[in-house]
RNA sequence: GCCCUUGUAGUCUAGCCUGGAUAGGACACGAGGUUGCGGACCUCGUAACCUGGGUUCGAAUCCCAGCAGGGGCG
Numbered sequence: 001g002c003c004c005u006u007g008u009a010g011u012c013u014a015g016c017c018u019g020g021a022u023a024g025g026a027c028a029c030g031a032g033g034u035u036g037c038g039g040a041c042c043u044c045g046u047a048a049c050c051u052g053g054g055u056u057c058g059a060a061u062c063c064c065a066g067c068a069g070g071g072g073c074g
Stems, first nucleotide, its partner, number of pairs: 001073007010027004020057001029045005050066005
């Protein structure tokens, strides 16, 4: 230098191919219930689409450029 791949809450992950209404789940965290206290359990809540641009009525999803991690070739 070229090619492939990955990037979504504090952590892990679904959704992306085939665009659609408030982005789903688990753990963690906070509040309440329960308990003699704690754990477990039940209810509720907080929190996320790597960055910029384009296409579109509408983008996590499609296109372009870039950034970061991983792998391969030279």